RNA sequence: GGUCGCUUAGCUCAGCGGUAGAGCGUCUCGUUGACAUCGAGAAGGUCACUGGUUCAAAUCCAGUAGCGACCACCA
Numbered sequence: 001g002g003u004c005g006c007u008u009a010g011c012u013c014a015g016c017g018g019u020a021g022a023g024c025g026u027c028u029c030g031u032u033g034a035c036a037u038c039g040a041g042a043a044g045g046u047c048a049c050u051g052g053u054u055c056a057a058a059u060c061c062a063g064u065a066g067c068g069a070c071c072a073c074c075a
């Protein structure tokens, strides 16, 4: 330098045009003498960024950035 993939909650990930979800974690309540477990509930997201397409974009297109894999080149 080229090709391809990934970026979504604190962490690991799902969701592939039509109101953003799960598990773990955090907090509250119940249970206990207390802790853990268990049960119930809650908080937490400009879906990496900028534009475009569309009635409608996390999802499609282009660009940018970061990370990764492979290939090539130089040494």
Stems, first nucleotide, its partner, number of pairs: 001071007010024004018055001026042005048064005
A computed fold for a 75-nucleotide RNA from a Candidatus Berkelbacteria bacterium, annotated as transfer RNA. NCBI's taxonomy places the organism under Bacteria, Bacteria candidate phyla, Candidatus Berkelbacteria. The coordinates come from a structure-prediction model, not an experiment, and the mean pLDDT is 82. It matches the Rfam family "tRNA". By type it is a transfer RNA. Rfam links the family to the GO term triplet codon-amino acid adaptor activity.